[in-house]
RNA sequence: GGGCGGCUAGCUCAGUGGCAGAGCGACUGCUUUACACGCAGUUGGCCGGGGGUUCGAAUCCCUCGCCGCCCA
Numbered sequence: 001g002g003g004c005g006g007c008u009a010g011c012u013c014a015g016u017g018g019c020a021g022a023g024c025g026a027c028u029g030c031u032u033u034a035c036a037c038g039c040a041g042u043u044g045g046c047c048g049g050g051g052g053u054u055c056g057a058a059u060c061c062c063u064c065g066c067c068g069c070c071c072a
Base pairs, nucleotide, nucleotide: 001071002070003069004068005067006066007065010024011023012022013021018055025043026042027041028040029039030038048064049063050062051061052060
């Protein structure tokens, strides 16, 4: 220098045009003498930045950034 993949909640990841979700975590309550486990509830993200397409974008296009892999 060229090509490909990834970036979404505190963490690990779903979501391939029409309400942003799961598990774990955190908090509160119940249970217990107490802790753990269990149960119920609560808490959660302007979807890496900018621009474009569209009635509508996490999703499609362009560009920039960061991480990883491959080629030279």

This is a predicted structure of a 72-nucleotide RNA (transfer RNA) from a Ktedonobacterales bacterium.